This is a predicted structure of a 71-nucleotide RNA (transfer RNA) from an Acidobacteriota bacterium. Lineage of the source: Bacteria > Pseudomonadati > Acidobacteriota. Its Rfam family is "tRNA". It is annotated as a transfer RNA. The prediction has a mean pLDDT of 81.
[in-house]
RNA sequence: UGGGGGAUGGUGUAAGGGCAACACACAUGGCUCUGGACCAUGAAAUCGGGGUUCGAAUCCCUGUCCCCCAG
Repeated sequence: UGGGGGAUGGUGUAAGGGCAACACACAUGGCUCUGGACCAUGAAAUCGGGGUUCGAAUCCCUGUCCCCCAG
RNA backbone atom coordinates (compact mmCIF):
# COMPACT_ATOMS: atom_id res chain seq x y z
P U A 1 -1.62 3.75 3.42
O5' U A 1 -0.76 2.94 2.32
C5' U A 1 -0.71 3.41 0.97
C4' U A 1 -0.69 2.24 0.00
C3' U A 1 -1.94 1.36 0.00
O3' U A 1 -3.01 1.91 -0.73
C1' U A 1 0.00 0.00 0.00
P G A 2 -4.51 1.49 -0.41
O5' G A 2 -4.67 0.03 -0.99
C5' G A 2 -4.64 -0.21 -2.40
C4' G A 2 -4.70 -1.69 -2.69
C3' G A 2 -5.85 -2.45 -2.06
O3' G A 2 -7.07 -2.30 -2.75
C1' G A 2 -3.85 -3.64 -1.74
P G A 3 -8.45 -2.40 -1.94
O5' G A 3 -8.58 -3.95 -1.60
C5' G A 3 -8.72 -4.89 -2.63
C4' G A 3 -8.73 -6.29 -2.08
C3' G A 3 -9.70 -6.57 -0.95
O3' G A 3 -11.04 -6.77 -1.39
C1' G A 3 -7.61 -7.47 -0.40
P G A 4 -12.24 -6.37 -0.43
O5' G A 4 -12.22 -7.47 0.72
C5' G A 4 -12.47 -8.83 0.40
C4' G A 4 -12.20 -9.72 1.59
C3' G A 4 -12.97 -9.41 2.86
O3' G A 4 -14.31 -9.87 2.84
C1' G A 4 -10.72 -9.78 3.39
P G A 5 -15.44 -9.08 3.67
O5' G A 5 -15.10 -9.42 5.19
C5' G A 5 -15.23 -10.75 5.67
C4' G A 5 -14.67 -10.89 7.07
C3' G A 5 -15.32 -10.02 8.13
O3' G A 5 -16.57 -10.50 8.60
C1' G A 5 -12.99 -9.92 8.36
P G A 6 -17.68 -9.47 9.05
O5' G A 6 -17.05 -8.84 10.39
C5' G A 6 -17.04 -9.56 11.61
C4' G A 6 -16.14 -8.92 12.64
C3' G A 6 -16.68 -7.72 13.39
O3' G A 6 -17.58 -8.07 14.42
C1' G A 6 -14.43 -7.34 12.79
P A A 7 -18.68 -6.97 14.86
O5' A A 7 -17.86 -5.94 15.76
C5' A A 7 -17.14 -6.40 16.90
C4' A A 7 -16.50 -5.24 17.63
C3' A A 7 -17.48 -4.24 18.21
O3' A A 7 -17.01 -3.75 19.46
C1' A A 7 -16.03 -3.14 16.69
P U A 8 -17.57 -4.26 20.79
O5' U A 8 -19.15 -4.16 20.58
C5' U A 8 -19.80 -2.91 20.55
C4' U A 8 -21.25 -3.04 20.94
C3' U A 8 -21.50 -3.69 22.29
O3' U A 8 -21.35 -2.77 23.35
C1' U A 8 -22.95 -4.64 20.68
P G A 9 -20.36 -3.06 24.52
O5' G A 9 -21.35 -3.34 25.72
C5' G A 9 -20.85 -3.45 27.06
C4' G A 9 -21.84 -2.78 28.00
C3' G A 9 -21.50 -2.95 29.47
O3' G A 9 -21.63 -1.70 30.16
C1' G A 9 -23.71 -3.73 29.03
P G A 10 -20.27 -0.88 30.32
O5' G A 10 -19.33 -1.87 31.15
C5' G A 10 -18.01 -1.47 31.56
C4' G A 10 -17.26 -2.65 32.15
C3' G A 10 -17.07 -3.83 31.18
O3' G A 10 -15.95 -3.66 30.35
C1' G A 10 -17.90 -4.61 33.25
P U A 11 -15.94 -4.28 28.85
O5' U A 11 -15.80 -5.84 29.10
C5' U A 11 -14.62 -6.40 29.65
C4' U A 11 -14.73 -7.90 29.77
C3' U A 11 -15.15 -8.64 28.51
O3' U A 11 -14.08 -8.86 27.60
C1' U A 11 -16.43 -9.43 30.33
P G A 12 -14.40 -8.98 25.99
O5' G A 12 -15.14 -10.38 25.87
C5' G A 12 -14.46 -11.60 26.18
C4' G A 12 -15.38 -12.78 26.03
C3' G A 12 -16.11 -12.89 24.71
O3' G A 12 -15.32 -13.41 23.67
C1' G A 12 -17.60 -13.30 26.49
P U A 13 -15.69 -13.08 22.11
O5' U A 13 -17.28 -13.22 22.14
C5' U A 13 -17.96 -13.70 21.00
C4' U A 13 -19.22 -14.41 21.42
C3' U A 13 -20.38 -14.22 20.46
O3' U A 13 -20.29 -15.10 19.34
C1' U A 13 -21.14 -13.93 22.69
P A A 14 -21.13 -14.65 18.01
O5' A A 14 -22.63 -14.89 18.51
C5' A A 14 -23.69 -14.45 17.69
C4' A A 14 -25.00 -14.80 18.36
C3' A A 14 -26.24 -14.28 17.63
O3' A A 14 -26.63 -15.14 16.58
C1' A A 14 -26.39 -13.77 19.94
P A A 15 -26.67 -14.56 15.06
O5' A A 15 -27.95 -13.63 15.07
C5' A A 15 -29.22 -14.16 15.41
C4' A A 15 -30.12 -13.07 15.92
C3' A A 15 -30.40 -11.94 14.94
O3' A A 15 -31.49 -12.25 14.07
C1' A A 15 -29.86 -11.05 17.07
P G A 16 -31.26 -12.34 12.42
O5' G A 16 -30.52 -10.95 12.04
C5' G A 16 -31.25 -9.88 11.48
C4' G A 16 -30.81 -9.66 10.02
C3' G A 16 -30.91 -10.91 9.17
O3' G A 16 -31.36 -10.62 7.81
C1' G A 16 -28.71 -10.11 9.13
P G A 17 -31.60 -9.34 7.08
O5' G A 17 -32.20 -8.37 8.17
C5' G A 17 -33.51 -7.84 7.95
C4' G A 17 -33.85 -6.78 8.98
C3' G A 17 -35.31 -6.78 9.41
O3' G A 17 -35.42 -6.36 10.73
C1' G A 17 -34.80 -4.73 8.43
P G A 18 -35.89 -7.46 11.81
O5' G A 18 -36.94 -6.68 12.71
C5' G A 18 -36.54 -5.56 13.51
C4' G A 18 -37.71 -4.90 14.17
C3' G A 18 -38.71 -5.84 14.85
O3' G A 18 -39.30 -5.17 15.96
C1' G A 18 -39.81 -4.65 13.13
P C A 19 -38.86 -5.72 17.41
O5' C A 19 -38.06 -4.51 18.07
C5' C A 19 -38.54 -3.19 18.00
C4' C A 19 -38.49 -2.56 19.38
C3' C A 19 -37.65 -3.30 20.42
O3' C A 19 -37.01 -2.36 21.28
C1' C A 19 -39.86 -3.11 21.21
P A A 20 -35.45 -2.60 21.64
O5' A A 20 -35.08 -4.10 21.19
C5' A A 20 -34.97 -5.10 22.14
C4' A A 20 -33.78 -5.96 21.85
C3' A A 20 -32.97 -6.34 23.09
O3' A A 20 -33.51 -7.48 23.73
C1' A A 20 -31.52 -5.56 21.40
P A A 21 -33.69 -7.55 25.30
O5' A A 21 -33.44 -9.08 25.66
C5' A A 21 -34.25 -10.09 25.06
C4' A A 21 -33.41 -11.30 24.76
C3' A A 21 -32.53 -11.80 25.90
O3' A A 21 -33.24 -12.57 26.85
C1' A A 21 -31.27 -11.72 23.91
P C A 22 -32.69 -12.68 28.35
O5' C A 22 -31.46 -13.67 28.24
C5' C A 22 -31.64 -15.00 27.82
C4' C A 22 -30.32 -15.72 27.64
C3' C A 22 -29.38 -15.72 28.83
O3' C A 22 -29.76 -16.66 29.84
C1' C A 22 -28.16 -15.24 26.88
P A A 23 -29.35 -16.36 31.37
O5' A A 23 -27.78 -16.69 31.45
C5' A A 23 -27.31 -17.99 31.16
C4' A A 23 -25.79 -17.99 31.07
C3' A A 23 -25.05 -17.36 32.24
O3' A A 23 -24.94 -18.25 33.35
C1' A A 23 -24.14 -16.56 30.23
P C A 24 -24.99 -17.63 34.85
O5' C A 24 -23.56 -16.94 35.03
C5' C A 24 -22.39 -17.71 35.02
C4' C A 24 -21.16 -16.83 34.82
C3' C A 24 -20.94 -15.75 35.87
O3' C A 24 -20.39 -16.25 37.09
C1' C A 24 -20.62 -14.83 33.74
P A A 25 -20.81 -15.58 38.46
O5' A A 25 -20.29 -14.06 38.33
C5' A A 25 -18.92 -13.77 38.36
C4' A A 25 -18.66 -12.31 38.05
C3' A A 25 -19.31 -11.30 38.99
O3' A A 25 -18.57 -11.12 40.19
C1' A A 25 -19.70 -10.65 36.76
P C A 26 -19.37 -10.79 41.53
O5' C A 26 -20.07 -9.38 41.29
C5' C A 26 -19.29 -8.21 41.11
C4' C A 26 -20.18 -6.99 40.89
C3' C A 26 -21.26 -6.76 41.94
O3' C A 26 -20.75 -6.12 43.10
C1' C A 26 -22.19 -6.53 39.79
P A A 27 -21.42 -6.46 44.52
O5' A A 27 -22.83 -5.70 44.48
C5' A A 27 -22.89 -4.28 44.40
C4' A A 27 -24.33 -3.81 44.33
C3' A A 27 -25.26 -4.40 45.37
O3' A A 27 -25.17 -3.72 46.61
C1' A A 27 -26.28 -4.53 43.24
P U A 28 -25.49 -4.53 47.94
O5' U A 28 -27.07 -4.75 47.95
C5' U A 28 -27.94 -3.64 48.01
C4' U A 28 -29.38 -4.07 47.83
C3' U A 28 -29.85 -5.21 48.72
O3' U A 28 -30.16 -4.81 50.05
C1' U A 28 -30.55 -5.60 46.51
P G A 29 -29.97 -5.86 51.23
O5' G A 29 -31.15 -6.92 51.04
C5' G A 29 -32.47 -6.53 51.25
C4' G A 29 -33.45 -7.58 50.73
C3' G A 29 -33.34 -8.97 51.36
O3' G A 29 -33.94 -9.07 52.64
C1' G A 29 -33.52 -9.18 49.03
P G A 30 -33.42 -10.13 53.67
O5' G A 30 -33.87 -11.54 53.06
C5' G A 30 -35.25 -11.85 52.93
C4' G A 30 -35.47 -13.17 52.23
C3' G A 30 -34.83 -14.38 52.88
O3' G A 30 -35.60 -14.89 53.95
C1' G A 30 -34.41 -14.42 50.56
P C A 31 -34.87 -15.43 55.27
O5' C A 31 -34.11 -16.75 54.79
C5' C A 31 -34.84 -17.87 54.35
C4' C A 31 -33.92 -18.95 53.80
C3' C A 31 -32.78 -19.34 54.74
O3' C A 31 -33.19 -20.31 55.70
C1' C A 31 -31.93 -18.94 52.58
P U A 32 -32.82 -20.07 57.23
O5' U A 32 -31.22 -20.20 57.25
C5' U A 32 -30.60 -21.43 56.95
C4' U A 32 -29.10 -21.29 56.96
C3' U A 32 -28.51 -20.61 58.19
O3' U A 32 -28.38 -21.51 59.28
C1' U A 32 -27.56 -19.70 56.24
P C A 33 -28.87 -21.00 60.72
O5' C A 33 -27.90 -19.79 61.07
C5' C A 33 -28.20 -18.89 62.17
C4' C A 33 -26.94 -18.19 62.62
C3' C A 33 -26.08 -17.60 61.51
O3' C A 33 -26.55 -16.31 61.14
C1' C A 33 -24.71 -18.86 62.97
P U A 34 -26.59 -15.95 59.48
O5' U A 34 -25.05 -15.76 59.13
C5' U A 34 -24.29 -14.68 59.65
C4' U A 34 -22.86 -14.74 59.21
C3' U A 34 -22.63 -14.92 57.72
O3' U A 34 -22.75 -13.71 57.00
C1' U A 34 -21.25 -16.40 58.91
P G A 35 -23.33 -13.80 55.44
O5' G A 35 -22.16 -14.52 54.62
C5' G A 35 -20.95 -13.86 54.32
C4' G A 35 -19.93 -14.81 53.78
C3' G A 35 -20.27 -15.50 52.46
O3' G A 35 -20.05 -14.69 51.34
C1' G A 35 -19.46 -17.10 53.99
P G A 36 -21.03 -14.81 50.01
O5' G A 36 -20.66 -16.26 49.42
C5' G A 36 -19.39 -16.52 48.85
C4' G A 36 -19.21 -17.98 48.58
C3' G A 36 -20.21 -18.62 47.63
O3' G A 36 -19.88 -18.43 46.27
C1' G A 36 -20.02 -19.94 49.57
P A A 37 -21.07 -18.17 45.17
O5' A A 37 -21.90 -19.52 45.16
C5' A A 37 -21.33 -20.72 44.67
C4' A A 37 -22.23 -21.90 44.96
C3' A A 37 -23.66 -21.77 44.44
O3' A A 37 -23.77 -22.15 43.08
C1' A A 37 -23.70 -22.44 46.71
P C A 38 -24.76 -21.32 42.11
O5' C A 38 -26.22 -21.59 42.71
C5' C A 38 -26.77 -22.90 42.73
C4' C A 38 -28.06 -22.93 43.53
C3' C A 38 -29.12 -21.92 43.11
O3' C A 38 -29.88 -22.35 42.00
C1' C A 38 -28.87 -21.86 45.45
P C A 39 -30.46 -21.24 40.94
O5' C A 39 -31.64 -20.55 41.76
C5' C A 39 -32.77 -21.30 42.15
C4' C A 39 -33.74 -20.43 42.95
C3' C A 39 -34.09 -19.10 42.33
O3' C A 39 -35.08 -19.21 41.31
C1' C A 39 -33.57 -18.78 44.60
P A A 40 -35.09 -18.18 40.07
O5' A A 40 -35.64 -16.83 40.72
C5' A A 40 -36.95 -16.79 41.25
C4' A A 40 -37.21 -15.46 41.95
C3' A A 40 -36.91 -14.21 41.14
O3' A A 40 -37.93 -13.89 40.22
C1' A A 40 -36.00 -13.98 43.29
P U A 41 -37.60 -13.13 38.83
O5' U A 41 -37.24 -11.64 39.28
C5' U A 41 -38.21 -10.83 39.89
C4' U A 41 -37.59 -9.58 40.50
C3' U A 41 -36.82 -8.69 39.56
O3' U A 41 -37.65 -7.85 38.78
C1' U A 41 -35.56 -9.02 41.53
P G A 42 -37.13 -7.35 37.32
O5' G A 42 -35.96 -6.34 37.69
C5' G A 42 -36.24 -5.15 38.43
C4' G A 42 -34.97 -4.44 38.83
C3' G A 42 -34.08 -3.97 37.69
O3' G A 42 -34.54 -2.76 37.13
C1' G A 42 -32.76 -4.98 39.38
P A A 43 -34.17 -2.37 35.58
O5' A A 43 -32.70 -1.75 35.69
C5' A A 43 -32.46 -0.62 36.49
C4' A A 43 -30.97 -0.36 36.65
C3' A A 43 -30.21 -0.31 35.34
O3' A A 43 -30.25 0.97 34.74
C1' A A 43 -29.08 -1.74 36.85
P A A 44 -30.42 1.09 33.11
O5' A A 44 -29.02 0.57 32.54
C5' A A 44 -27.82 1.22 32.90
C4' A A 44 -26.63 0.36 32.57
C3' A A 44 -26.58 -0.15 31.15
O3' A A 44 -26.09 0.79 30.24
C1' A A 44 -26.12 -1.91 32.64
P A A 45 -26.99 1.30 28.97
O5' A A 45 -26.19 0.76 27.70
C5' A A 45 -24.83 1.12 27.48
C4' A A 45 -24.20 0.22 26.47
C3' A A 45 -24.72 0.38 25.04
O3' A A 45 -24.08 1.44 24.38
C1' A A 45 -24.60 -1.92 25.62
P U A 46 -24.97 2.37 23.35
O5' U A 46 -25.31 1.45 22.10
C5' U A 46 -24.62 1.58 20.87
C4' U A 46 -24.01 0.26 20.45
C3' U A 46 -23.54 0.21 19.01
O3' U A 46 -22.40 -0.65 18.93
C1' U A 46 -25.15 -1.43 19.34
P C A 47 -21.36 -0.63 17.75
O5' C A 47 -20.53 0.70 18.02
C5' C A 47 -19.88 0.93 19.26
C4' C A 47 -18.89 2.05 19.18
C3' C A 47 -19.35 3.27 18.42
O3' C A 47 -20.17 4.12 19.19
C1' C A 47 -17.23 2.64 17.65
P G A 48 -21.27 5.03 18.42
O5' G A 48 -20.43 6.19 17.71
C5' G A 48 -19.75 7.16 18.51
C4' G A 48 -19.12 8.22 17.63
C3' G A 48 -20.04 8.87 16.60
O3' G A 48 -20.87 9.87 17.17
C1' G A 48 -18.00 8.30 15.57
P G A 49 -22.36 10.09 16.51
O5' G A 49 -22.05 10.69 15.05
C5' G A 49 -21.49 11.96 14.91
C4' G A 49 -21.24 12.31 13.46
C3' G A 49 -22.42 12.17 12.52
O3' G A 49 -23.32 13.26 12.58
C1' G A 49 -20.55 11.15 11.54
P G A 50 -24.90 12.98 12.27
O5' G A 50 -24.98 12.64 10.73
C5' G A 50 -24.80 13.69 9.77
C4' G A 50 -24.63 13.14 8.37
C3' G A 50 -25.84 12.46 7.74
O3' G A 50 -26.83 13.36 7.27
C1' G A 50 -23.92 11.15 7.33
P G A 51 -28.38 12.87 7.22
O5' G A 51 -28.42 11.76 6.09
C5' G A 51 -28.24 12.13 4.72
C4' G A 51 -28.11 10.91 3.83
C3' G A 51 -29.37 10.08 3.67
O3' G A 51 -30.29 10.64 2.75
C1' G A 51 -27.51 8.66 4.00
P U A 52 -31.87 10.32 2.90
O5' U A 52 -32.00 8.76 2.54
C5' U A 52 -31.77 8.31 1.23
C4' U A 52 -32.02 6.82 1.12
C3' U A 52 -33.37 6.36 1.64
O3' U A 52 -34.38 6.52 0.66
C1' U A 52 -31.65 4.96 2.48
P U A 53 -35.80 7.18 1.10
O5' U A 53 -36.45 6.07 2.04
C5' U A 53 -36.69 4.77 1.57
C4' U A 53 -37.05 3.82 2.68
C3' U A 53 -38.11 4.31 3.65
O3' U A 53 -39.42 4.17 3.15
C1' U A 53 -36.30 3.38 4.84
P C A 54 -40.49 5.40 3.33
O5' C A 54 -40.81 5.38 4.89
C5' C A 54 -41.58 6.44 5.48
C4' C A 54 -41.97 6.05 6.90
C3' C A 54 -40.85 5.50 7.74
O3' C A 54 -40.05 6.52 8.35
C1' C A 54 -42.72 4.09 7.91
P G A 55 -38.46 6.36 8.29
O5' G A 55 -38.21 5.11 9.28
C5' G A 55 -38.53 5.21 10.67
C4' G A 55 -38.44 3.85 11.34
C3' G A 55 -37.10 3.16 11.26
O3' G A 55 -36.19 3.63 12.23
C1' G A 55 -38.81 1.62 10.72
P A A 56 -34.64 3.82 11.82
O5' A A 56 -34.10 2.34 11.55
C5' A A 56 -34.15 1.35 12.60
C4' A A 56 -32.87 0.56 12.65
C3' A A 56 -31.63 1.40 13.01
O3' A A 56 -30.72 0.58 13.71
C1' A A 56 -31.36 0.45 10.88
P A A 57 -30.81 0.47 15.28
O5' A A 57 -29.52 -0.42 15.66
C5' A A 57 -28.21 0.14 15.54
C4' A A 57 -27.21 -0.94 15.30
C3' A A 57 -27.22 -1.53 13.88
O3' A A 57 -26.41 -0.79 13.01
C1' A A 57 -27.25 -3.28 15.47
P U A 58 -26.84 -0.55 11.43
O5' U A 58 -27.02 -2.04 10.87
C5' U A 58 -25.90 -2.92 10.76
C4' U A 58 -26.35 -4.30 10.34
C3' U A 58 -26.92 -4.38 8.93
O3' U A 58 -26.50 -5.56 8.28
C1' U A 58 -28.52 -5.14 10.51
P C A 59 -25.37 -5.43 7.11
O5' C A 59 -26.09 -4.52 6.01
C5' C A 59 -26.85 -5.09 4.96
C4' C A 59 -27.27 -4.03 3.96
C3' C A 59 -26.24 -2.96 3.65
O3' C A 59 -25.27 -3.41 2.71
C1' C A 59 -28.32 -1.94 4.02
P C A 60 -23.75 -2.82 2.73
O5' C A 60 -23.91 -1.35 2.14
C5' C A 60 -24.29 -1.13 0.81
C4' C A 60 -24.36 0.35 0.50
C3' C A 60 -23.13 1.15 0.88
O3' C A 60 -22.10 1.05 -0.08
C1' C A 60 -25.07 2.27 1.63
P C A 61 -20.54 1.18 0.35
O5' C A 61 -20.36 2.74 0.68
C5' C A 61 -20.49 3.70 -0.34
C4' C A 61 -20.33 5.10 0.21
C3' C A 61 -19.10 5.35 1.05
O3' C A 61 -17.93 5.57 0.28
C1' C A 61 -20.99 6.27 2.14
P U A 62 -16.50 5.13 0.82
O5' U A 62 -16.23 6.12 2.03
C5' U A 62 -16.04 7.50 1.80
C4' U A 62 -16.02 8.28 3.10
C3' U A 62 -15.02 7.81 4.13
O3' U A 62 -13.69 8.26 3.87
C1' U A 62 -17.08 8.16 5.17
P G A 63 -12.45 7.37 4.34
O5' G A 63 -12.35 7.71 5.90
C5' G A 63 -12.09 9.04 6.33
C4' G A 63 -12.27 9.19 7.82
C3' G A 63 -11.47 8.24 8.68
O3' G A 63 -10.11 8.67 8.83
C1' G A 63 -13.68 8.32 9.46
P U A 64 -8.96 7.57 9.03
O5' U A 64 -9.19 7.08 10.54
C5' U A 64 -9.07 7.98 11.64
C4' U A 64 -9.43 7.31 12.95
C3' U A 64 -8.75 5.99 13.22
O3' U A 64 -7.42 6.15 13.72
C1' U A 64 -11.05 5.78 13.69
P C A 65 -6.31 5.08 13.33
O5' C A 65 -6.67 3.80 14.22
C5' C A 65 -6.62 3.88 15.65
C4' C A 65 -7.34 2.70 16.27
C3' C A 65 -6.83 1.32 15.88
O3' C A 65 -5.66 0.93 16.57
C1' C A 65 -9.18 1.34 15.79
P C A 66 -4.66 -0.12 15.87
O5' C A 66 -5.42 -1.51 16.02
C5' C A 66 -5.65 -2.07 17.31
C4' C A 66 -6.45 -3.34 17.21
C3' C A 66 -5.88 -4.42 16.30
O3' C A 66 -4.83 -5.15 16.89
C1' C A 66 -8.20 -4.19 15.90
P C A 67 -3.72 -5.85 15.93
O5' C A 67 -4.47 -7.08 15.25
C5' C A 67 -4.92 -8.16 16.05
C4' C A 67 -5.70 -9.16 15.22
C3' C A 67 -4.99 -9.68 13.98
O3' C A 67 -4.05 -10.72 14.27
C1' C A 67 -7.20 -9.09 13.43
P C A 68 -2.77 -10.97 13.28
O5' C A 68 -3.41 -11.61 11.97
C5' C A 68 -4.02 -12.88 12.03
C4' C A 68 -4.64 -13.25 10.70
C3' C A 68 -3.71 -13.16 9.50
O3' C A 68 -2.86 -14.30 9.37
C1' C A 68 -5.76 -12.14 8.97
P C A 69 -1.42 -14.17 8.62
O5' C A 69 -1.80 -13.97 7.09
C5' C A 69 -2.43 -15.01 6.36
C4' C A 69 -2.79 -14.55 4.95
C3' C A 69 -1.64 -13.96 4.14
O3' C A 69 -0.80 -14.96 3.58
C1' C A 69 -3.54 -12.60 3.92
P A A 70 0.75 -14.66 3.29
O5' A A 70 0.72 -13.62 2.07
C5' A A 70 0.20 -14.02 0.81
C4' A A 70 0.17 -12.87 -0.16
C3' A A 70 1.46 -12.09 -0.30
O3' A A 70 2.41 -12.72 -1.16
C1' A A 70 -0.34 -10.59 -0.08
P G A 71 3.99 -12.61 -0.91
O5' G A 71 4.36 -11.11 -1.31
C5' G A 71 4.15 -10.68 -2.66
C4' G A 71 4.27 -9.19 -2.76
C3' G A 71 5.53 -8.57 -2.20
O3' G A 71 6.61 -8.66 -3.10
C1' G A 71 3.67 -7.34 -1.44